[in-house]
Molecule: c-di-AMP riboswitch aptamer (ydaO/yuaA leader)
Organism: soil metagenome
């Protein structure tokens, strides 16, 4: 310089430089009417439900405390990268995690609440259209 991501900027404080606290702006997320959606009966088995995020689901092998589990592998919904930006096409490289609420929440105007982190790179294809 650049990338993932909402995670940037301004002002301020007895020390506070980017790091601690506070107040704003911008951006992001949650709760929350009407309308709409959901909705009936009987029996059996299993099982709470929900949120952020691209991160879901399937199959196989093995393990085990034999499950709603764990590990590995192959795929998959979906997501990211390629250097002025956007769209499309071809070729290519990656990700496909983790965390939170706590028995509770569909949508949702008014209204209410919260976040504003963290982590990366030595790599850096082509063509077309539009814009700057």
């Nucleotide at each position: 310089c650049g990338c993932c991501g909402a995670g940037u900027c301004u002002c301020u404080g007895u020390u506070g430089u980017g790091c601690c606290g506070g107040a704003g702006a911008g951006c992001c997320g949650g709760g929350g009417a009407a309308c709409c959606a959901c909705u009936g009966a009987u029996c059996c088995a299993c099982u709470g439900g929900g949120g952020c995020g691209a991160a879901u689901c399937u199959c196989g092998u093995g393990g085990c405390c034999c499950g709603u589990c764990c590990a590995c592998g192959a795929g998959c919904a979906g997501c990211g990268c390629a250097g002025c930006u956007c769209u499309c096409u071809c070729a290519g490289c990656g990700c496909g995690a983790g965390c939170c609420c706590g028995u509770c929440a569909g949508c949702u105007a008014a209204c209410c609440c919260g976040g504003u982190a963290g982590g990366c790179c030595a790599c850096a294809g082509a063509a077309a259209g539009a814009g700057a």